[in-house]
RNA sequence: GAGUUGAUCGGACAGUCGCUGCUGGCCAUGCGUCAGUAGAGGAAAGUCCGGGCUCCUCAGAGCAGGAUGACGGCUAACGGCCGUACGCCGCAAGGCGAGGAACAGGGCCACAGAGACGAGUCUUUGCGAUCACCGCGAUGCACAGCGGUCUCGAUCGCAAAGGGUGAAACGCGGCAACCUCCAUCCGGAGCAACACCAAAUAGGCAGGCGAUGAAGCUGCUCGCUGAGUCUGCGGGUAGGUGGCUUGAACCCGUCAGCAAUGGCGGGUCCAGAGGAAUGACUGUCCUCGACAGAACCCGGCUUAUAGGUUGACUCAU
Repeated sequence: GAGUUGAUCGGACAGUCGCUGCUGGCCAUGCGUCAGUAGAGGAAAGUCCGGGCUCCUCAGAGCAGGAUGACGGCUAACGGCCGUACGCCGCAAGGCGAGGAACAGGGCCACAGAGACGAGUCUUUGCGAUCACCGCGAUGCACAGCGGUCUCGAUCGCAAAGGGUGAAACGCGGCAACCUCCAUCCGGAGCAACACCAAAUAGGCAGGCGAUGAAGCUGCUCGCUGAGUCUGCGGGUAGGUGGCUUGAACCCGUCAGCAAUGGCGGGUCCAGAGGAAUGACUGUCCUCGACAGAACCCGGCUUAUAGGUUGACUCAU
């Protein structure tokens, strides 16, 4: 100088006014007020895999469908991760790899080539047949016979394998990233899951009383109206509460292991809203700030990302 591969940060500080949760104080007990404290990410994203959790006819078997596919390991699980072997790329560090079975069966094999899995014959050679031509035997012609056809003889049949094409040329060929077969795995729906509390109004069920007058006007009597009324139970809706963040959690140390990862010890609590908070303004500074906003939770993968810091390694000089 050029690269490879990990890790990590993601404007800083101060002030003012707000919003949400938690803790504490006060009294006027209210969606009160005051104080303190905490308040988005490495991807919160895509919802592509895997699991927890919840409910459902507990899901045994078969069919259908889907996924995966070297060997060994890790894990709650995985299609994830780690190690090793193999193949390809790279000088190298390193990167990439959907990788079982082709005598169970079907299908396909570009271009080139005659022919691509059915067999077949472009060319060459040999043999045979037919036709044509030439020569010989004789003397002119014809037929039969024999020989030949070299620079171009023709057609057909049989056999062989010399040439050429191609990744592969007939050999139990190649492709399963075409269907398929084999092995393994998968019940379904998802927090708008689900559980609890529970109005008003209108229905439902049971019981008491009621035209021998319920109930109302009206506290009582009279009077008037004239069929319901009282009690209890139960389901659902609005609304409210839980589920909800202590978890396969994070940090430090140590041990086992090549590693992924796991064990042990110590420490920490780190948003929990729900029509949905996490904001706005001001000042100072710098390298002038990318992609982007939680919605039940977790492990991965993928995608987006200005710029900064840092470990290890390779190549060239």